[in-house]
RNA sequence: GGGGGAUUAGUUUAAUGGUAGAAUGAAAGUCUCCAAAACUUUAGGUGUGAGUUCGAUUCUCUCAUCCCCUG
Repeated sequence: GGGGGAUUAGUUUAAUGGUAGAAUGAAAGUCUCCAAAACUUUAGGUGUGAGUUCGAUUCUCUCAUCCCCUG
């Protein structure tokens, strides 16, 4: 230099165009003499920028970061 893949919550990850879920973690509460465990509730997310579309995590392009293959 060329080719391919990944990027979603603090972390690990679902979601093939129609209100973005789960687990774990965090906070609050119930229970308990206290704590743990258990149960209930709450907050928290689509890498950047553009395009297509009535509507984009999803389709197209650019850029950024990381990984793999190749010269």

Predicted 3D model of a 71-nucleotide RNA (transfer RNA) from a Bacilli bacterium. The source organism's lineage runs through Bacteria, Bacillati, Bacillota and Bacilli. Its Rfam family is "tRNA". Rfam describes the family as follows. Transfer RNA (tRNA) molecules are approximately 80 nucleotides in length. It was read from a public genome assembly.